Description
This is a predicted structure of a 71-nucleotide RNA (transfer RNA) from Mortierella sp. GBA43. Taxonomically the source falls in Mortierella (Eukaryota, Opisthokonta, Fungi, Mortierellaceae). Its mean pLDDT, the model's own confidence on a scale to 100, is 82. Its Rfam family is "tRNA". Its family is annotated with triplet codon-amino acid adaptor activity in the Gene Ontology. By type it is a transfer RNA. RNAcentral holds the sequence, with entries from ENA and Rfam.
RNA sequence: AGGAAAUUAGCUUAACGGAAGAGCGUCUUACUUACAAUAAGAUAGUGAAAGUUCAAUUCUUUCAUUUCCUA
Numbered sequence: 001a002g003g004a005a006a007u008u009a010g011c012u013u014a015a016c017g018g019a020a021g022a023g024c025g026u027c028u029u030a031c032u033u034a035c036a037a038u039a040a041g042a043u044a045g046u047g048a049a050a051g052u053u054c055a056a057u058u059c060u061u062u063c064a065u066u067u068c069c070u071a
Stems, first nucleotide, its partner, number of pairs: 001070007010024004018054001025043006047063005
């Protein structure tokens, strides 16, 4: 320099263009002498900017970061 892939919650990850979910975690309450476990709740999210569309995590473009391949 060229090509390919990835980016979603604190972490690991789902989601045919049609209301963004789960597990672990964190917080609260109950239970306990206390802790743990368990139960019931809560918490928090689509890398950035544009475009297409009635509607975008999803399609298109550019940029950023990371990984791999070629030279």